[in-house]
RNA sequence: GCGCUCAUAGCUCAGUUGGUAGAGCAGAUCCCUUUUAAGGAUAAGGUCGCAGGUUCGAGUCCUGCUGGGCGCA
Numbered sequence: 001g002c003g004c005u006c007a008u009a010g011c012u013c014a015g016u017u018g019g020u021a022g023a024g025c026a027g028a029u030c031c032c033u034u035u036u037a038a039g040g041a042u043a044a045g046g047u048c049g050c051a052g053g054u055u056c057g058a059g060u061c062c063u064g065c066u067g068g069g070c071g072c073a
Base pairs, nucleotide, nucleotide: 001072002071003070004069005068006067007066010025011024012023013022019056028042029041030040031039049065050064051063052062053061
C1' cells in the first nucleotide's frame, strides 16, 4: 500500500429481507434477612465510532474518514 472483517448501555452481545433500539451482567433504590450473601421488585442508563448521501423513514443500504483484528505484498 491492497483486500476482508468488526465498532450498538459501564462490560458481553442481540437487533430476522429499512418502520424509529433490547437482553444478560454490573451499578442505583426498595422488599426480604439480626447482618452479609443469595432471592424478589422498580426505575435509570444509548444523538447505534465520526461526517455525508439515498429514502416519507437508516443501527440496517451507499461513499469517505477514524480505530481494533486477520490476510497478502
A computed fold for a 73-nucleotide RNA from a Candidatus Falkowbacteria bacterium, annotated as transfer RNA. It was read from a public genome assembly. Its Rfam family is "tRNA". Rfam links the family to the GO term triplet codon-amino acid adaptor activity. Rfam classes the family as a transfer RNA.